The RNA shown here (small-subunit ribosomal RNA) has 1399 nucleotides and comes from an uncultured bacterium. It matches the Rfam family "Bacterial small subunit ribosomal RNA".
[in-house]
RNA sequence: AAUUCGCCCUUAGAGUUUGAUCCUGGCUCAGGAUUAACGCUGGCGGCGUGCAUAACACAUUCAAGUCGAACGAAGCACCUAAGACAGAGACUUCGGUCAAAGUUUUUUGUGACUUAGUGGCGGACGGGUGAGUAACGCGUGAGCAACCUGCCUUCGUAUGGGGGACAACAGCUGGAAACGGCUGCUAAUACCGCAUAACAUAUUCGGACCGCAUGGUUUGGAUAUCAAAGAUUUAUCGUACGAAGAUGGGCUCGCGUCUGAUUAGGUAGUUGGUGGGGCAACGGCUCACCAAGCCGACGAUCAGUAGCCGGACUGAGAGGUUGAACGGCCACAUUGGAACUGAGAUACGGUCCAGACUCCUACGGGAGGCAGCAGUGGGGAAUAUUGGGCAAUGGGGGAAACCCUGACCCAGCAACGCCGCGUGAAGGAAGAAGGCCUUCGGGUUGUAAACUUCUGUUGUAAGGGAAGAAGAAUGACGGUACCUUACGAGGAAGCCACGGCUAACUACGUGCCAGCAGCCGCGGUAAUACGUAGGUGGCGAGCGUUAUCCGGAUUUACUGGGUGUAAAGGGUGUGUAGGCGGGAGAGCAAGUCAGAUGUGAAAAUUAUGGGCUUAACCCAUAACCUGCAUUUGAAACUGUUCUUCUUGAGAGUCGGAGAGGUAAGUGGAAUUCCUAGUGUAGCGGUGAAAUGCGUAGAUAUUAGGAGGAACACCAGUGGCGAAGGCGGCUUGCUGGACGAUAACUGACGCUGAGGCGCGAAAGCGUGGGGAGCAAACAGGAUUAGAUACCCUGGUAGUCCACGCUGUAAACGAUGAAUACUAGGUGUGGGAGGACUGACCCCUUCCGUGCCGCAGUUAACACAAUAAGUAUUCCACCUGGGGAGUACGACCGCAAGGUUGAAACUCAAAGGAAUUGACGGGGGCCCGCACAAGCAGUGGAUUAUGUGGUUUAAUUCGACGCAACGCGAAGAACCUUACCAGGAUUUGACAUCCAACUAACGAAGUAGAGAUACAUCAGGUGCCCUUCGGGGAAAGUUGAGACAGGUGGUGCAUGGUUGUCGUCAGCUCGUGUCGUGAGAUGUUGGGUUAAGUCCCGCAACGAGCGCAACCCCUAUCGUUAGUUGCUACGCAAGAGCACUCUAGCGAGACUGCCGUUGACAAAACGGAGGAAGGCGGGGACGACGUCAAAUCAUCAUGCCCCUUAUGUCCUGGGCUACACACGUAAUACAAUGGUGGUCAACAGAGGGAGGCAAAGCCGCGAGGCGGAGCAAAUCCCUAAAAGCCAUCUCAGUUCGGAUUGCAGGCUGCAACUCGCCUGCAUGAAGCUGGAAUUGCUAGUAAUCGCGGAUCAGCAUGCCGCGGUGAAUACGUUCCCGGGCCUUGCACUCACCGCCCGUCA
Repeated sequence: AAUUCGCCCUUAGAGUUUGAUCCUGGCUCAGGAUUAACGCUGGCGGCGUGCAUAACACAUUCAAGUCGAACGAAGCACCUAAGACAGAGACUUCGGUCAAAGUUUUUUGUGACUUAGUGGCGGACGGGUGAGUAACGCGUGAGCAACCUGCCUUCGUAUGGGGGACAACAGCUGGAAACGGCUGCUAAUACCGCAUAACAUAUUCGGACCGCAUGGUUUGGAUAUCAAAGAUUUAUCGUACGAAGAUGGGCUCGCGUCUGAUUAGGUAGUUGGUGGGGCAACGGCUCACCAAGCCGACGAUCAGUAGCCGGACUGAGAGGUUGAACGGCCACAUUGGAACUGAGAUACGGUCCAGACUCCUACGGGAGGCAGCAGUGGGGAAUAUUGGGCAAUGGGGGAAACCCUGACCCAGCAACGCCGCGUGAAGGAAGAAGGCCUUCGGGUUGUAAACUUCUGUUGUAAGGGAAGAAGAAUGACGGUACCUUACGAGGAAGCCACGGCUAACUACGUGCCAGCAGCCGCGGUAAUACGUAGGUGGCGAGCGUUAUCCGGAUUUACUGGGUGUAAAGGGUGUGUAGGCGGGAGAGCAAGUCAGAUGUGAAAAUUAUGGGCUUAACCCAUAACCUGCAUUUGAAACUGUUCUUCUUGAGAGUCGGAGAGGUAAGUGGAAUUCCUAGUGUAGCGGUGAAAUGCGUAGAUAUUAGGAGGAACACCAGUGGCGAAGGCGGCUUGCUGGACGAUAACUGACGCUGAGGCGCGAAAGCGUGGGGAGCAAACAGGAUUAGAUACCCUGGUAGUCCACGCUGUAAACGAUGAAUACUAGGUGUGGGAGGACUGACCCCUUCCGUGCCGCAGUUAACACAAUAAGUAUUCCACCUGGGGAGUACGACCGCAAGGUUGAAACUCAAAGGAAUUGACGGGGGCCCGCACAAGCAGUGGAUUAUGUGGUUUAAUUCGACGCAACGCGAAGAACCUUACCAGGAUUUGACAUCCAACUAACGAAGUAGAGAUACAUCAGGUGCCCUUCGGGGAAAGUUGAGACAGGUGGUGCAUGGUUGUCGUCAGCUCGUGUCGUGAGAUGUUGGGUUAAGUCCCGCAACGAGCGCAACCCCUAUCGUUAGUUGCUACGCAAGAGCACUCUAGCGAGACUGCCGUUGACAAAACGGAGGAAGGCGGGGACGACGUCAAAUCAUCAUGCCCCUUAUGUCCUGGGCUACACACGUAAUACAAUGGUGGUCAACAGAGGGAGGCAAAGCCGCGAGGCGGAGCAAAUCCCUAAAAGCCAUCUCAGUUCGGAUUGCAGGCUGCAACUCGCCUGCAUGAAGCUGGAAUUGCUAGUAAUCGCGGAUCAGCAUGCCGCGGUGAAUACGUUCCCGGGCCUUGCACUCACCGCCCGUCA
């Protein structure tokens, strides 16, 4: 160093396209948040928050006043003095005198008294709102040498002396009111002159110093100008001028600050200058004149939207969204405009004008402005009390006391948010009751409850009771927080979900209905998805839903994406702006890096502490504020300046290659046309035809001529060009590339938004040209139609010149440039080396192809001509459809082009690859599949099944092959399931309980019968016994549980079966390959009936199938022989050789020989053999397909009926009959019919409720009869085709239907509705249209025989033997199947998918 391993921090995904896969790509979900609202529910407290909509309209109260220490005046109270009234009381000479309190008038003063007015300060703050504003409005950082600043602080100086008014007030007077008018009086800290002024201001003359320009500071002169106010408690407070400070403002500038180019040009005070004016100040701020500028693709102008920020939400971050509450700035105050006052306003609770609206009115005129706090109406899904207090904090006034303060502090309402607490705790199994489920056993709710023992947060009641107030006084909150005591589990839980995502399942109801749903999707009779219940899960005083934002979304990608085929490279070049740029050296310091300083308000955030019992909340400290500015450094990189270099780029010289471009000329072949000749009936065209041309002479052929267009061969994944594109030959003009060389310049380069050129075909304009071809059009065909494909014609056009259009699958679906990164092999052009050499070979440069490694890629593929590794620049993409559409703009003669949306709608659309299925794709192979043959079906009659129709019922099922002589191996009753009628209800049948009884059972009456009535004649079983009886089984009666159902669902099922198909296939384990679905194996070369076998091979093995093992048959041996056989004339007897029977064996295996084949597997031929290549036949049916068939064989879930959809009986029906189809029988005749030959010859079966012989009767069916036989013994049993004769081609001596008569048999019963016989009758039919079936050898065809079912009934079915053929060249075609391969938008798989029109 590399490799490997470990640890830490941040980063989480899922569902949905497919039969499955990988990718691209959208949609959706899980999280957090909210000034929220809605639904259901609701115990407490703390801290916050609360019109987002109509900047809509507002009733009512309040929200800005204060100062009498500025002023006059009025009022009140007290006091002083005087007068009047009055008269308690005292004295009294009783005549009266004195006289307090009180009342009143005037006066003097006083007052911490009140205040309308003058005056001062404040109403420019505080509070509200976000309409406007895209702007120096805001943020941030600078500047003002271009400015102002009341109250406050500091310093200096001064406060002299005058004057004239106006309110109030009085009188008169107008008006409804609001509000005035006239005359007269009066004060001031109100107003106005004068004096005095400088460190003030202005002008001017000097000096010194300084600065970023204009300039500034300071100093010495001169001239001019401007002040004041007093009050008083004597403490002070004010006033004026000036200089500073602080605070607050004004202005200017750099940078930042949304969207749209379907807004590209805007601007006349506009840009600048000079001068005047104005302002606190600068300034086109304003005016006059002069100049013609200024802004803009680095987005002006215009349009839309929007208060900006600190921050808030989200996010790993970068970002995105947002600007409620709190804080800073701005703007606004019913709408618009205007100024006044003032230190400050162009003024929310000031003024004026105009508009709209509302109110009052005597109609003449007036009044008003809640976007202050409450509150009302309205709008809206939606947002609070017409509360208390100035106790605190703060503000205004005042010297102060104090007054004012809906700012503020509190309380009220609202689960609106955040935070905290509670609704009890421990014990408690008979696992109670109830609910729900159930396999009926149980499980679950569930220690949950009850019950026992506790606790007291909270609640209720009572008692005590704050801090908040820095010296005193003052507390709305508030008798609040808090503390103590008592009471008693007492008052306090809901909401949503439970198919997947996503934690949590069952029952019932419903039946594509009702409904659910965020996405995928649920629901059509067994719904974990709807509704309800039980249970469960989640959160919890809340829980869900809706809306919005961020996240997930790397789905706009700076961090962090792409463009061959998924969306996406401009058609191509040239080139402007811009971006980027080779080697060396030196300087500068804009970018860059480092340090320092200022600023980045507070709050917020984070960390650490602290305070409320905790938390939310609050306080303190620190960090952070990633920014901006200033300054000091560094100099590698970028930049910039200078010098230099040659390798990038250019250029010189030499050389060859080329369909590069353009203009002119020229050539031959061919098509067509014209003329002439020869020549005669067709030509032409097609799948086949026709239209068309031709006897007026075509086509064909010969000669001559005309005209236009295109250039065979060469010719090649060859050449040239930027692309489009370029092809006979010659010449003129001309562009580019390449090679060699290294004399020249010295980075001059790359890319390239706009711009400007070029740009196939078609199209357009003008004028030519026009042979062939050929849109449109016409005709002929094809077709259901054929506005097409095919044919005959044919016009624009194609060609030329000039101009326009500007698009293509303009494609390598791949932008340009540069550098680097294994090879191999062709080909075009050039050069060098070597060589005798133009060849060959080696090296090299430029082009053009193929294969291929690394690498890349979703895969396919690309791979030095990259889709690899990097850099630079441009263009383009962001789900599908709508749509390259609409509108607008630009271009165009037009056609149209360029630019280019939205509404709405879907959950996909798409790429590559995989498995299958499919193809009127390809290759190989098989099968009575075709072909070659034989016999048929389809025509007739009959039988039978089906459809249809009919019917009371014609019971039900089966429907292409694979339903239709099928279930049914046999419907007269029964069967029977159907119909009519009559009956019955624990039932015709099963189990359980009780009682009784043996069971069984003949005859009678009514009835169609079931059944009912009546009556009991007969009869007395089995086991145990203590002989009393009990038990088993059976029957009758009764009650209820239940029986019963051929009722439904074969699409809920089991079982069974059909079919592809006796086709050769179908799979697995391990390994390997692929991201994966999958592939390989199983493919390939041969071979086979066969995935049968052999060889090869990233496969090696294995399983289910094939084959074999089983049965029958063909040959032989051996064993055994009765009922069989026999060498018997018959019988008996004997025997077991033969035939035969049935046990055991043998035999056949490509074993042997030859040829071919690859030395294999195997094939072909041969020998031997009874049999030869699987000898023949049967049984046997892989994985699976068809929701194939069957709930009516049986079984069975669920549903349905229960005096009936069950059960019984009689009769009827399943047998109907205009018709259609299937399957058969019999025929149409001579290969035949009829008669005879009756002793020709089988095999396999059956027989006791049976088969039945002989014999007799009958024409016959049959009858009588009964030998024999439970069968190698007896019987059915006769085999038939055969052979011989006759008929002689006819509707017949064919054919036998139909019908009549007479009979027979079975059976309770042959009418509906059986079979058979005899006689008579004698129909259709003379070989069957289109179409279609079976069969390859003992087969087809033909002939008879037997059996099952069965009382009877067979042309059907299942078996048996006799006689016994023809043909197969071959695999092109039809059908079906197997394997490989190819295409695919199919996968429910071509009976697919899908497009258009119409409804």